[in-house]
């Protein structure tokens, strides 16, 4: 270096529920565990969500919009325990 055990210590933690934050998506703190060898980390490219603002001449309505988010969507970039079998 590839790979990834019914190995060994361990780590991480969907849904869902409580708290407060948030315009919303989410996000964090406790619970919880569905599941993960990068379920560490970065929004670089794909893609998804959300739309406060701003736009569609103006209000409601609907619609577009990301500068907000998702790294447990792929792909990439970078870090990195452990070592059986190949």
């Nucleotide at each position: 270096c590839u790979c990834g055990a019914c190995a060994a210590g361990g780590g991480c933690a969907a849904a869902c529920c409580c708290g407060g934050u948030g315009a919303a998506a989410a996000a964090c703190g406790g619970g919880g565990g569905c599941g993960c060898a990068a379920a560490a980390c970065c929004a670089c490219c794909g893609g998804u969500c959300u739309a406060a603002g701003g736009g569609a001449a103006u209000c409601u309505a609907u619609c577009c919009u990301a500068u907000g988010a998702c790294a447990g969507c792929g792909g990439g970039g970078c870090u990195u325990c452990c070592g059986a079998a190949g």

A computed fold for an 86-nucleotide RNA from a Gammaproteobacteria bacterium, annotated as c-di-GMP-I-GGC riboswitch aptamer. Of the family's consensus pairs, 90% are formed in the model. NCBI's taxonomy places the organism under Bacteria, Pseudomonadati, Pseudomonadota, Gammaproteobacteria. Its Rfam family is "c-di-GMP-I-GGC riboswitch aptamer". Its family is annotated with cyclic-di-GMP binding in the Gene Ontology. Its mean pLDDT, the model's own confidence on a scale to 100, is 85.